[in-house]
Context: one part of a larger RNA
RNA sequence: AGUAUAUGGCGGAUGUUUUGGCGCUAAGAAGCGAAGAAGGGCGUGUAAGACUGCGAAAAUCUUUGGAGAGCUGUCAAAAAGCGUUGAUCCAGAGGUACCCGAAUGGGGCAACCUGUAAGGAGAGAGUCCUUACAUUUAUGUCUGAAUAAAUAGGGCAUAAAGGCGAACGAUGAGAAUUGAAACAUCUUAGUAUCAUCAGGAAGAGAAAGAGAAAUCGAUUGUCUAAGUAGCGGCGAGCGAAAGGACAGUAGUCCAAACUUGAUACAUGUAAGACUGUAAUCGUUGUGUAUUGAGGGUAGAGGGAUCGUUAUGUAGCAGUUACAGAUGUUACGAAGAGUCAAAAAAGUUGAAGCUAGUGGAAUUUGAUGGAAAGCGAAAUCAGAGAAGGUGAGAAUCCUGUACACGAAAGCGGAUGCACUCUUAAACGACACCCAAGUAGUAUCGAGCACGUGGAACUCGGUAUGAAUCGGGGAGGUCCACCUCCUAAGACUAAAUAUUCCUUGGCGACCGAUAGUGAACGAAGUAGUGCGAAUGAAAAAUGAAAAGAACCCCGUUGAGGGGAGUGAAAGAGUACCUGAAACCAUAUACUU
Numbered sequence: 001a002g003u004a005u006a007u008g009g010c011g012g013a014u015g016u017u018u019u020g021g022c023g024c025u026a027a028g029a030a031g032c033g034a035a036g037a038a039g040g041g042c043g044u045g046u047a048a049g050a051c052u053g054c055g056a057a058a059a060u061c062u063u064u065g066g067a068g069a070g071c072u073g074u075c076a077a078a079a080a081g082c083g084u085u086g087a088u089c090c091a092g093a094g095g096u097a098c099c100c101g102a103a104u105g106g107g108g109c110a111a112c113c114u115g116u117a118a119g120g121a122g123a124g125a126g127u128c129c130u131u132a133c134a135u136u137u138a139u140g141u142c143u144g145a146a147u148a149a150a151u152a153g154g155g156c157a158u159a160a161a162g163g164c165g166a167a168c169g170a171u172g173a174g175a176a177u178u179g180a181a182a183c184a185u186c187u188u189a190g191u192a193u194c195a196u197c198a199g200g201a202a203g204a205g206a207a208a209g210a211g212a213a214a215u216c217g218a219u220u221g222u223c224u225a226a227g228u229a230g231c232g233g234c235g236a237g238c239g240a241a242a243g244g245a246c247a248g249u250a251g252u253c254c255a256a257a258c259u260u261g262a263u264a265c266a267u268g269u270a271a272g273a274c275u276g277u278a279a280u281c282g283u284u285g286u287g288u289a290u291u292g293a294g295g296g297u298a299g300a301g302g303g304a305u306c307g308u309u310a311u312g313u314a315g316c317a318g319u320u321a322c323a324g325a326u327g328u329u330a331c332g333a334a335g336a337g338u339c340a341a342a343a344a345a346g347u348u349g350a351a352g353c354u355a356g357u358g359g360a361a362u363u364u365g366a367u368g369g370a371a372a373g374c375g376a377a378a379u380c381a382g383a384g385a386a387g388g389u390g391a392g393a394a395u396c397c398u399g400u401a402c403a404c405g406a407a408a409g410c411g412g413a414u415g416c417a418c419u420c421u422u423a424a425a426c427g428a429c430a431c432c433c434a435a436g437u438a439g440u441a442u443c444g445a446g447c448a449c450g451u452g453g454a455a456c457u458c459g460g461u462a463u464g465a466a467u468c469g470g471g472g473a474g475g476u477c478c479a480c481c482u483c484c485u486a487a488g489a490c491u492a493a494a495u496a497u498u499c500c501u502u503g504g505c506g507a508c509c510g511a512u513a514g515u516g517a518a519c520g521a522a523g524u525a526g527u528g529c530g531a532a533u534g535a536a537a538a539a540u541g542a543a544a545a546g547a548a549c550c551c552c553g554u555u556g557a558g559g560g561g562a563g564u565g566a567a568a569g570a571g572u573a574c575c576u577g578a579a580a581c582c583a584u585a586u587a588c589u590u
Stems, first nucleotide, its partner, number of pairs: 001589009015575001016539002020509002022506007029498002031164002039100003042055003046078001049075003061094006070082003105114003115133007135161009168199001169197005179186001183233001209216002220247005230238002251490003258294010272281002274324006299468001301433003305428005312331006333422005346416002352410003356404003362377004378395002380384001386398003439463008449475001470485005526533002546574001549561004
């Protein structure tokens, strides 16, 4: 030095555990903010620090309910106190809420500095307190240049906005790595990313549709049709639709023609004012423009206007009186409704949510530190889910099945009240039916479709129709046939998502796993000028009973006795305690 055995040390694998994660699911909620948010800074306790809570009223204040014996959050005891005259605690409502931050009187190197006006405090101050004072947009109003009228500009009042937030949504911009075994069309991909805007969903939506059936009948989503038809350096790849089945269903309003009110302008005293007769009007009447009300909304085209069928009762209207005609309102009947299509901050206030309450049934023997395990004999069960308790507990505790409960807030079912709507047919007539639009040319883009025979949809530039005897579509185009009615608008549900709340589940993880983070400081310590990056770290015991007292030692560290405990070979370097590595003893080899 090695080998073997034994005993230890070091080390922290393994086993067991779970406070934490992960995924799914049902329901809720889907926003917060100038009434100052999200997020921070600094404070705040008997007490130095950290977390949590709170805000100079500072681990809290008031009040209304619940609950009923303990309490003063955690690390974490101690001191000093509080509580059946009901504390702590739980829930609803309210109060307070420093400074920064959209940050908003001005400034600024965030948490600081410094004004103006009015009012107040103070002996006074370069002191203190209270309130108002940002910008933009909209509306109203007062003013007001060059410049006459006007306009720009300015002042004031009122209202709104601004910022934050996980995904989902719409719109506008828009890559590359990559694949094509290179690469350029192509692909990755309208993806990532950026910007704007919104809602609890968004978007879409009641056919100028589909497409071949003499068919269907708004939109959306799923399954299918189908990896089909197609597109494609016909490479790599990309990739429908109709139809069928299902989920869910809901339909409406305008523009125009025509009637009429208001305003402005033109006409300029009489054409005219519903008709007839008579009076009256001069601010009338007529025309044009703008605007309000009525009317009207469709594809076996619809509507306006005129006529007919044809019409209830009562009132009102036009310059006046009488007669007529017309228009209009109410009654009556039917229907609908404020979470779509018109609308009110009316009233009622169901379920449910935000604290809680009741809730059956067991004893004993031995073993053991301890019984819930074992033995014996019982009980309940609408409850034998689960967790805890000194080892496997239906009957010990918390619970569970089942049943019950709200002063206050949220919620908004239902009813009442109220509000709104309401003919059809036939005939005539040819007034209306969305214009720089449709279409065309050219250049692009989107459509599964790469310019292709390329329809269809959208856009730039140029040009530029028709009004139902009109116009568009059916994948160039033409004819026939068929379908539809553009150039205005609204619309729930089925669909997408989960920062968040509550409940449930898992052939999900079990501390190098599972979130980066199970832990007395995790987005912490640490790193980087910065954008950013980013850990390690769980387990004594049933209970601290956490080792009084004695001894060695430096009034150490550490250890030996004693004591506690079932165990200290469980001693806070604490469950189990593998291997590498180190040491001691013995034997053997060299």
Predicted 3D model of a 590-nucleotide part of an RNA (large-subunit ribosomal RNA, domain I) from an activated sludge metagenome. The coordinates come from a structure-prediction model, not an experiment, and the mean pLDDT is 81.